[in-house]
Molecule: transfer RNA
Organism: Candidatus Nomurabacteria bacterium RIFOXYA2_FULL_35_9
RNA sequence: CCGCACUUAGCUCAGUUGGUAGAGCAAUCCGCUUAUACCGGAUCGGUCCUUGGUUCGAGUCCAAGAGUGCGGACAA
Numbered sequence: 001c002c003g004c005a006c007u008u009a010g011c012u013c014a015g016u017u018g019g020u021a022g023a024g025c026a027a028u029c030c031g032c033u034u035a036u037a038c039c040g041g042a043u044c045g046g047u048c049c050u051u052g053g054u055u056c057g058a059g060u061c062c063a064a065g066a067g068u069g070c071g072g073a074c075a076a
Base pairs, nucleotide, nucleotide: 001072002071003070004069005068006067007066010025011024012023013022019056027043028042029041030040031039049065050064051063052062053061
């Protein structure tokens, strides 16, 4: 330098044909227990990497950029 994949809650990840965002774990609280753990319930949690565009409407489509990973080219 070139190609591909990925970026969504504190963490790991879903998200269908574009229709307005979820699960598990974690955290907080309650119940249970002599107590802790387990278990059950509730609560908390998001500028969907950034900017712009298309659209009535974008996590999803398009463009540019950033970051991470993999492969390749060149050089050594």